[in-house]
Molecule: Bacterial small signal recognition particle RNA
Organism: Dehalococcoidia bacterium
RNA sequence: GGUUGGGUCCUGCGCGGCAGAACCCUAUGAACUCCGCCAGGUCCGGAAGGAAGCAACGGUAAAUAGGUAGUUCUGGGUGCCGCAGGAGCGCCUGGCUGGA
Numbered sequence: 001g002g003u004u005g006g007g008u009c010c011u012g013c014g015c016g017g018c019a020g021a022a023c024c025c026u027a028u029g030a031a032c033u034c035c036g037c038c039a040g041g042u043c044c045g046g047a048a049g050g051a052a053g054c055a056a057c058g059g060u061a062a063a064u065a066g067g068u069a070g071u072u073c074u075g076g077g078u079g080c081c082g083c084a085g086g087a088g089c090g091c092c093u094g095g096c097u098g099g100a
Stems, first nucleotide, its partner, number of pairs: 001097008009086006015079002018075006024067005034059003042051003
């Protein structure tokens, strides 16, 4: 010199990871304007019974706080991860080979 690769550059797809939000679990949580159950008392009734229903109790709604895994969504100068394509012979680094 020739030829042929890889990395660096760009794009796309995928995988993992980080952060946030939601779902999920637990706790708190409605004086009265949620639900259930309604002591006492009240009302209807001659009575038997019935009706409404305060407090208390229980369950929850909105919301608040905490929680470790999983799932979904969103995001990036996340990763010397993978695959494909492009750019480039500028830089770095190999293989094979010809000549001096």